[in-house]
């Protein structure tokens, strides 16, 4: 230098193909229930610039361009 693939809660993912309702699970913290006291379980309520920037389009997490970081493979 070139192709590929990935970035989404504090982790670890799914949503991306095929654009459309408030962006969601698990886990973990946190409050609360229970218990003598922890664990365990239960129940809650919070936690997100969707890596960034710009662009299409009535509408972008998903579609086009770039950058940026990461990881595989060619030179």
């Nucleotide at each position: 230098g070139g192709g590929c693939c990935c970035g989404u809660a504090g982790c670890u993912c799914a949503g991306c193909u095929u654009g459309g309702a408030u962006a969601g699970a698990g886990c973990g913290a946190c409050a609360g229930a229970c218990u003598u006291c922890u664990a365990a379980u239960c129940u809650g309520a919070a936690g997100g610039u969707c890596a960034c920037g710009g662009g299409u389009u009535c509408a972008a997490a998903u579609c086009c361009c770039g950058u940026c970081g990461g990881g595989c493979c060619c030179g």
This is a predicted structure of a 75-nucleotide RNA (transfer RNA) from a Candidatus Micrarchaeota archaeon.
It was read from a public genome assembly.
The organism belongs to Microcaldota, within Archaea.
Its Rfam family is "tRNA". Its family is annotated with triplet codon-amino acid adaptor activity in the Gene Ontology. The family's RNA type in Rfam is transfer RNA.